Predicted 3D model of an 83-nucleotide RNA (c-di-GMP-I-GGC riboswitch aptamer) from Evansella clarkii. The source organism's lineage runs through Bacteria, Bacillati, Bacillota, Bacillaceae and Evansella.
RNA sequence: AAUGAUAAUGGCAAACUCACUGAAAAGUGGGGACGCAAAGCUACAGGCCUAAGGGAGAGACUAUGGCGGCUGAGUUACCAAAG
Numbered sequence: 001a002a003u004g005a006u007a008a009u010g011g012c013a014a015a016c017u018c019a020c021u022g023a024a025a026a027g028u029g030g031g032g033a034c035g036c037a038a039a040g041c042u043a044c045a046g047g048c049c050u051a052a053g054g055g056a057g058a059g060a061c062u063a064u065g066g067c068g069g070c071u072g073a074g075u076u077a078c079c080a081a082a083g
Base pairs, nucleotide, nucleotide: 003080004079011036012035016031017030018029019028020027021026034069040075041074042073044072045071046070047067048066049065053062054061
């Protein structure tokens, strides 16, 4: 460097639920564990979700709002059996 256990030390926390924030998607905190070796961090590329505002009224549509536990990319990091 790559790879990775029925190893060690630790870590994170899906669904659901309670409170708060938000138009929503969703977020934060408490409870809770389905899972995770980057399930640490960054919306850069693709993808996905939402549509308050815009759309002369309704609708289609639209991100400037989100998702890193969808993939790629960038970046930082603990441990060391076997091959």